[in-house]
C1' cells in the first nucleotide's frame, strides 16, 4: 500500500429483514432484609450508538469517506 473483521452505558456483550421507547449481565448507586456484613429481592442514574457526509417519511442498522484496533497479504 491492499484485503478482511471490530467500534453501542464505567467494563463485556446483545440489538434479526431499516419502523413504535436504544437492551442485558457485572459495575455504581439508594431501598427492603440482618445485630452487622455478606448473600438475596426491588427501584434509579449513566448513551453524540468512533467521526462527517449521502441515501429514505424514516438510520445503531444501508452508501461513501474518514480514525483507532486486531488479523492476513505484499
Nucleotide at each position: 500500500g491492499c484485503g478482511c473483521g471490530a467500534u453501542u452505558a464505567g467494563c463485556u456483550c446483545a440489538g434479526c429483514u431499516g419502523g413504535u421507547u436504544a437492551g442485558a449481565g457485572c459495575g455504581u448507586u439508594c431501598g427492603a432484609c440482618u445485630g452487622a456484613u455478606a448473600a438475596u429481592c426491588g427501584g434509579a442514574a449513566g448513551g453524540u450508538c468512533c467521526c462527517a457526509g449521502g441515501u429514505u417519511c424514516g438510520a445503531a442498522u444501508c452508501c461513501u469517506g474518514g480514525a483507532u484496533c486486531g488479523c492476513g497479504c505484499a